[in-house]
RNA sequence: GAUUUAUAAAGAAGAGGUUAGAGACAGGCUCAUUGAUCCUCUGGCAACCCUCACACCGAAAGGAUGUUGAAAGGUGCCAAUUCCUGCUUCAAGUGGAUAAUCCGCUGAAGAGAUAUAAAUA
Repeated sequence: GAUUUAUAAAGAAGAGGUUAGAGACAGGCUCAUUGAUCCUCUGGCAACCCUCACACCGAAAGGAUGUUGAAAGGUGCCAAUUCCUGCUUCAAGUGGAUAAUCCGCUGAAGAGAUAUAAAUA
């Protein structure tokens, strides 16, 4: 990097280093020399995996089950809903245009994309 599954409205920042762009991509919008992004340290959030507890199932070993349980370990995360939109469908209102079809804005649903975890080859 690929595939599958799950999640993405909540949550959690200080110090030091470096220096000019950064927020995946495009558009918007935002952040940034009052130092962002990135790196390191410390702290924290969360609960995907692991572990443990309790419940449930089982004669037992154990279990692919549940918890509005825990958090030592493995990841992850700590501006803005994944910052918003991107494709399709639907709905009402509104604006524009046409001979008719239609187009824009707003809202809802779904898909896609992206991110993370776990698993697989």
This is a predicted structure of a 121-nucleotide RNA (SAM riboswitch aptamer (S box leader)) from Crocinitomix sp. It matches the Rfam family "SAM riboswitch aptamer (S box leader)". Rfam's curators write: The SAM riboswitch is found upstream of a number of genes which code for proteins involved in methionine or cysteine biosynthesis in Gram-positive bacteria. Taxonomically the source falls in Crocinitomix (Bacteria, Bacteroidota, Flavobacteriales, Crocinitomicaceae).